Context: one part of a larger RNA
Molecule: large-subunit ribosomal RNA, domain II
Organism: Bacteroidales bacterium UBA6088
RNA sequence: GCCUACGAGUUGUUUCUCACUAGCGAGGUUAAGUACUUCAGGUACGGAGCCGAAGCGAAAGCGAGUCUGAAAAGGGCGGUUAGUUAGUGGGAACAGACGCGAAACCUUGUGAUCUACCCUUGGCCAGGUUGAAGGAGCCGUAACAGGCUGUGGAGGACCGCACCAGUUUCCGUUGAAAAGGAUUUGGAUGAGCUGAGGGUAGGGGUGAAAGGCUAAUCAAACUGGGAGAUAGCUCGUACUCCCCGAAAUGUCUUUUGGGACAGCCUCAUUAUAUAGCUUAUCGGAGGUAGAGCUACUGAUAGGAUGCGAGGGCUUCAUCGCCUAUCAAUUCCUGACAAACUCCGAAUGCCGGUAAGUGUUUAAUGGGAGUGAGUCAUCGGGUGCUAAUGUCCGGUGGCGAGAGGGAAAGAGCCCAGACCAACAGCUAAGGCCCCCAAGCGUGUGUUAAGUUGAUAGAACGAUGUUUGGUUGCAGCGACAGCUAGGAUGUUAGCUUGGAAGCAGCUAUUCAUUUAAAGAGUGCGUAACAGCUCACUAGUCGAGCGACCGAGCGUGGAUAAUAAUCGGGCAUCAAACACACCGCCGAAGCUAUGGACUUUAGAAAUAGAGUGGUAGGGGAGCAUUCCAGUCGGCGCAGAAGGGGAACUGUGAGGUUCUCUGGAGCGGUUGGAAAAGAAGAUGUAGGC
Numbered sequence: 001g002c003c004u005a006c007g008a009g010u011u012g013u014u015u016c017u018c019a020c021u022a023g024c025g026a027g028g029u030u031a032a033g034u035a036c037u038u039c040a041g042g043u044a045c046g047g048a049g050c051c052g053a054a055g056c057g058a059a060a061g062c063g064a065g066u067c068u069g070a071a072a073a074g075g076g077c078g079g080u081u082a083g084u085u086a087g088u089g090g091g092a093a094c095a096g097a098c099g100c101g102a103a104a105c106c107u108u109g110u111g112a113u114c115u116a117c118c119c120u121u122g123g124c125c126a127g128g129u130u131g132a133a134g135g136a137g138c139c140g141u142a143a144c145a146g147g148c149u150g151u152g153g154a155g156g157a158c159c160g161c162a163c164c165a166g167u168u169u170c171c172g173u174u175g176a177a178a179a180g181g182a183u184u185u186g187g188a189u190g191a192g193c194u195g196a197g198g199g200u201a202g203g204g205g206u207g208a209a210a211g212g213c214u215a216a217u218c219a220a221a222c223u224g225g226g227a228g229a230u231a232g233c234u235c236g237u238a239c240u241c242c243c244c245g246a247a248a249u250g251u252c253u254u255u256u257g258g259g260a261c262a263g264c265c266u267c268a269u270u271a272u273a274u275a276g277c278u279u280a281u282c283g284g285a286g287g288u289a290g291a292g293c294u295a296c297u298g299a300u301a302g303g304a305u306g307c308g309a310g311g312g313c314u315u316c317a318u319c320g321c322c323u324a325u326c327a328a329u330u331c332c333u334g335a336c337a338a339a340c341u342c343c344g345a346a347u348g349c350c351g352g353u354a355a356g357u358g359u360u361u362a363a364u365g366g367g368a369g370u371g372a373g374u375c376a377u378c379g380g381g382u383g384c385u386a387a388u389g390u391c392c393g394g395u396g397g398c399g400a401g402a403g404g405g406a407a408a409g410a411g412c413c414c415a416g417a418c419c420a421a422c423a424g425c426u427a428a429g430g431c432c433c434c435c436a437a438g439c440g441u442g443u444g445u446u447a448a449g450u451u452g453a454u455a456g457a458a459c460g461a462u463g464u465u466u467g468g469u470u471g472c473a474g475c476g477a478c479a480g481c482u483a484g485g486a487u488g489u490u491a492g493c494u495u496g497g498a499a500g501c502a503g504c505u506a507u508u509c510a511u512u513u514a515a516a517g518a519g520u521g522c523g524u525a526a527c528a529g530c531u532c533a534c535u536a537g538u539c540g541a542g543c544g545a546c547c548g549a550g551c552g553u554g555g556a557u558a559a560u561a562a563u564c565g566g567g568c569a570u571c572a573a574a575c576a577c578a579c580c581g582c583c584g585a586a587g588c589u590a591u592g593g594a595c596u597u598u599a600g601a602a603a604u605a606g607a608g609u610g611g612u613a614g615g616g617g618a619g620c621a622u623u624c625c626a627g628u629c630g631g632c633g634c635a636g637a638a639g640g641g642g643a644a645c646u647g648u649g650a651g652g653u654u655c656u657c658u659g660g661a662g663c664g665g666u667u668g669g670a671a672a673a674g675a676a677g678a679u680g681u682a683g684g685c
Base pairs, nucleotide, nucleotide: 001685002684003683004682005681006680011095012094013093015092016091017090018089019088020087021086022085023084024083027051028050029049033045034044035043036042055062056061065077066076067075068074098236099235101233105226106225107224109222110221116200117199118198119197120196121195122194123193124192125190127159128158129157130155134151136149137148138147139146163187164186165185169182170181171180202218204214205213206212239619240618241617242616243615244614249262250261251260252259253258263370264369265367266366267365268364269363270362271361275360276357277356278355279354280353281352282351283350284349290343291341292340297337298336301333302332303331304330308326309325310323311322312321313320373398374397375396376395377394378393379392380391381390382389403414404413405412418593419592420591423589424588425587429583430582431581432567433566434565438580440579441578442577443576444575445574451569452568459554460553463551464550465549466548467547468546469545470544471543472542480538481537482536483535484534486511487510488509491505492504493503517532521530522529594609595608596607597606598605599604620674622671623670624669625668626667627666628665629664631663632662639658640657641656642655643654644653645652646651
């Protein structure tokens, strides 16, 4: 993991509540018990008691009223009758209360054959090394001391087997082993190791102390019991079809992953209109968007004015004068605000009327679930006008929604799946091939593979197309080439120098000219030199400047190799505009069928049938019981294998093989009544 069996809303109660069914009904009903008996879910008796028929008040009490109150006022609670007993079902309460599951707590006992420490009594430690004290001899000393030699044999001494330990590395890791093996290592006469017997017991022991050990169990052992502890937590919870169908919000909560009440779902009953909803129109309330501010509050840029302040001048002091400073007020121009408003929409909201729709509405009662939401878009707060961020409000989706498109994708675009079939039309999106349908038509654009899904910015550039404004041009433009580009003069000043060209000044003037600046840029120490403006000739047709628009270009850097989904595509298979056709979904239509619901007497017609939590309805199967079929069965029951037929389905029927003794149909009843899941339990493989 699979197979088989078992495995979870049950049962009890003088309890409560609601629905349905039945009896009786202003009443309903017996309990214990007694008697009878066909001994049963029996019959009869039994009226104690309970519920109801009247309420109000704390009560006395009064009573269709009563309480409050001074009150005949007002107000509160009542008053126009339907109950009660039993059965079944939905829920509640109390019980283990749908099942399994703790970590723990208490209590009675059992354990020191493991291990910790202790007691008693035994055992064991190859071999080698070192050589303490003491004592001996000799030397030595006044005597001691001291020295030397040998003797001696101490030590939590040394090396190292057994023995004990467990340092390092490797192996082992469903092991050979629930702690081992190999290598290496520590101790090895000691606080040593070890046998046997005995002692200490669970908030206790023992501990050279690690919360260690106390029988593979230890921050409180193990066994039985309280006990089905409790679990606002996790997991699981078993047949079918039909109808409807949520919520993830508000308030409160030792409350935030739990609840209570409300909201939203469902079922029943009642109400049928002037209900509800949509549209049109009419009438309302309002202070948002916007806008505005010499309309307030506040903020605010420039200018004018300049109270006042600062600074300066002046004076013995007052006065006075001035100002590249700040600045009140007022004026002009400009402009800001969620907590500003002289103003002020659109939507939305409330109400009236009309039309449409046709119960979609409301109340009461039974049953819930939900109370972790999420994405997109619009209006906002917060954040960085960051986040698949967070918090509100409007709408839509997902949640609980399948189908088509977006390569692939909960929330995007299209569109809401009753069933069947090899019919048709479309939506979004597509039509070269993968891949259904156009290498469609027309006109442009792009040369960057830009692009062909999405995101590329500021800024830069004779890319290219196109629109506009404005100059020059056959009296010859623009570009090129040839020639000139001079004189007063080296302008004046400055300077060591300054001559067009370091710098400063200037009515930068005048002359000769076709034209030529008191000089555009190189250059020199300064000159020189080159060049430009400007002019003529040559050439022969368009040439510039500026402002937009389209597409492209640089800017452009990411981690495995690249890519539009891929192949690939350049008058396109790219982009823009226009047009025609086609494909394309569970959408719509056509055909057949099923079910629900509304109307209806029916025929029939209309509307409908996605669905999680959840509510409601109708059924199937299993086991047993009662009645019935005077059912079936050794001429073959149940069970098992296979096939055919049948029902929307759970299922059912028949045939055949096996099997070898019981079983069914129908009407009711009762349940130990349906398994794929619970790291389910047991067995098997």